Context: one part of a larger RNA
RNA sequence: UGACGGGGGCCCGCACAAGCGGUGGAGCAUGUGGUUUAAUUCGACGCUACGCGCAGAACCUUACCUGGGUUAAAUCCAUCAGAAUCUGGACCAAAGACUGGAGUGCCCUUCGGGGAACCUGGAUACAGGUGCUGCAUGGCUGUCGUCAGCUCGUGUCGUGAGAUGUUGGGUUAAGUCCCGCAACGAGCGCAACCCCUGUCUCUAGUUGCCAGCAUUAAGUUGGGCACUCUAGAGAGACUGCCGGUGUCAAGCGGAGGAAGGUGGGGACGACGUCAAGUCCUCAUGCCCCUUACGGCCAGGGCUACGCACGUGCUACAAUGGCAGGUACAAAGGGCAGCCAACUCGCGAGAGUGAGCUAACCCCAAAAAACCUGUCUCAGUUCGGAUUGGAGUCUGCAACUCGACUCCAUGAAGUCCGAAUCGCUAGAAAUCGUAGAUCAGCAUGCUACGGUGAAUUCGUUCCCGGGCCUUGUACA
Numbered sequence: 001u002g003a004c005g006g007g008g009g010c011c012c013g014c015a016c017a018a019g020c021g022g023u024g025g026a027g028c029a030u031g032u033g034g035u036u037u038a039a040u041u042c043g044a045c046g047c048u049a050c051g052c053g054c055a056g057a058a059c060c061u062u063a064c065c066u067g068g069g070u071u072a073a074a075u076c077c078a079u080c081a082g083a084a085u086c087u088g089g090a091c092c093a094a095a096g097a098c099u100g101g102a103g104u105g106c107c108c109u110u111c112g113g114g115g116a117a118c119c120u121g122g123a124u125a126c127a128g129g130u131g132c133u134g135c136a137u138g139g140c141u142g143u144c145g146u147c148a149g150c151u152c153g154u155g156u157c158g159u160g161a162g163a164u165g166u167u168g169g170g171u172u173a174a175g176u177c178c179c180g181c182a183a184c185g186a187g188c189g190c191a192a193c194c195c196c197u198g199u200c201u202c203u204a205g206u207u208g209c210c211a212g213c214a215u216u217a218a219g220u221u222g223g224g225c226a227c228u229c230u231a232g233a234g235a236g237a238c239u240g241c242c243g244g245u246g247u248c249a250a251g252c253g254g255a256g257g258a259a260g261g262u263g264g265g266g267a268c269g270a271c272g273u274c275a276a277g278u279c280c281u282c283a284u285g286c287c288c289c290u291u292a293c294g295g296c297c298a299g300g301g302c303u304a305c306g307c308a309c310g311u312g313c314u315a316c317a318a319u320g321g322c323a324g325g326u327a328c329a330a331a332g333g334g335c336a337g338c339c340a341a342c343u344c345g346c347g348a349g350a351g352u353g354a355g356c357u358a359a360c361c362c363c364a365a366a367a368a369a370c371c372u373g374u375c376u377c378a379g380u381u382c383g384g385a386u387u388g389g390a391g392u393c394u395g396c397a398a399c400u401c402g403a404c405u406c407c408a409u410g411a412a413g414u415c416c417g418a419a420u421c422g423c424u425a426g427a428a429a430u431c432g433u434a435g436a437u438c439a440g441c442a443u444g445c446u447a448c449g450g451u452g453a454a455u456u457c458g459u460u461c462c463c464g465g466g467c468c469u470u471g472u473a474c475a
Base pairs, nucleotide, nucleotide: 001475002474003472004471005470007469008468009467010466011465012464013463015459016458019423020422021421022420023419026314027313028312029311030310031309032308033307034305035304042053043052064300065299066298067297068296070294075125089098106115107114108113128289129288131287133285137283138282139278140277141276142274144272149188150187151186152185153184154183155164156163157162168179169178170177194266195265196264197263199235200234201233202232203231204230205229208225209224210223213222214221238260241254242253243252245250320375321374322373323372324371325370326369332363333362334361337356338355342351343350344349382413387408388407389406390405391404392403393402429451430450431449432448433447434446435445
């Protein structure tokens, strides 16, 4: 100087408390461990691994296993023939290898030939490697932590390591600002500048909108651009104003205002820590393999299953289930696409077929909600696992191993031990919608809106963190 203390002081955080809803029990989905296997490819392991890499394993992917067969792609040189290319046959599970035949056919030309690209064969360096090392590395990322810290120059003090500044008194979300002070300044962070959202004005008015006028089944049409909306440019919030408190910084209350003290949300992550993660994105040193640890193909496996754990979905019902009726979103996507309307089918879907390269057409029905009826507390008209049968769709192909539909079947489960998680406002809880990946496959992920509570006395305690101080047998 740090680190540590079941030392002290001050402060903060869904850290506790106050509340609400979960997990842990059930069934299933998914990941992991374990076991099994020819293989169940590999990585990730407290917080910071375990719906993680994977924004999507039937083949492919694919790295694994079994079997078959061998030069795929890149560069250079030399040689041979012909351009390349297309077509046939047999063997085989397939890929591939082998063989025969015929025609087409690039540019320049002094008709000798030369050139480009490509094929075959040969030689040589090499190629190739998801092989090893993340403890050799770059890049990228997680974490402490959006925590308020981390440092430097000069000066001063100390023999020196170092200290001071950065401590103290206040204040703040903040090393934020003020006052004081052997310090005076500065840098990286904080904040602001960026994006979305909340109010208003101006500009613009189609594909958007409809107040008044006419019209219709319908903003459908004439008409209009007020309003909504769209998307550009601006205004607006600064403790600016008022009151009292304070030396100041500031804090408390109030006015006006759409908004008030960082308005709400996002992006943004200091010096560093964990030899944290990744050599299976990529790049790369060293080592290793070179008829194989490279490359191709078929089938299998990654989907196994006594079990254990994590993360989720669905439930156990009446604030409900079922049936009928009636409303209200936002944000996205669409041409190898989205697919209206109509017909057929109980349905998944099929057929026919308009519009739309989209503020125009389509996906598209929002669902909870509300109204009416029914069920009447049961393992039930709850719950839907499992299983049998029949189908649909995608795709070369759904056996291993897809999703969905219909009929039948109708398991556990009556609110869940010890323990444990999330959340402070348009948040929790709950309800649907869309997208990426994608032929097909979503309870996952990401985004979107609808409905919309309770509680916060407070900081004694648990956990994590910041500052000061103290002790130390630690570095």
The prediction has a mean pLDDT of 82. The part of an RNA shown here (small-subunit ribosomal RNA, 3' major domain) has 475 nucleotides and comes from an uncultured prokaryote. The full RNA is in RNAcentral, with records from ENA.